[in-house]
RNA sequence: GGGGCUGUAGCUCAGCUGGUAGAGCGCCACGCUGGCAGCGUGGAAGUCAGGGGUUCGAGUCCCCUCAGCUCCACCA
Numbered sequence: 001g002g003g004g005c006u007g008u009a010g011c012u013c014a015g016c017u018g019g020u021a022g023a024g025c026g027c028c029a030c031g032c033u034g035g036c037a038g039c040g041u042g043g044a045a046g047u048c049a050g051g052g053g054u055u056c057g058a059g060u061c062c063c064c065u066c067a068g069c070u071c072c073a074c075c076a
Stems, first nucleotide, its partner, number of pairs: 001072007010025004019056001027043006049065005
């Protein structure tokens, strides 16, 4: 320098053929229990890596950039 994969909640990850974002764990509150643990119910938490484009509408399609992983090439 070239190719491929990945980037979504604090963590691990879903998200189909574009239709406006979810699960588990964790966290907070309440209930059950004498208490802890455990279970149940409810809740908070996301510029979807960043920017731009297409579209009525983008996590999803296109372009550029950034970061991580990986393969190839080059130098020595």
About this RNA: Predicted 3D model of a 76-nucleotide RNA (transfer RNA) from an Actinomycetota bacterium. The RNAcentral record of the sequence draws on ENA and MGnify. It matches the Rfam family "tRNA". By type it is a transfer RNA.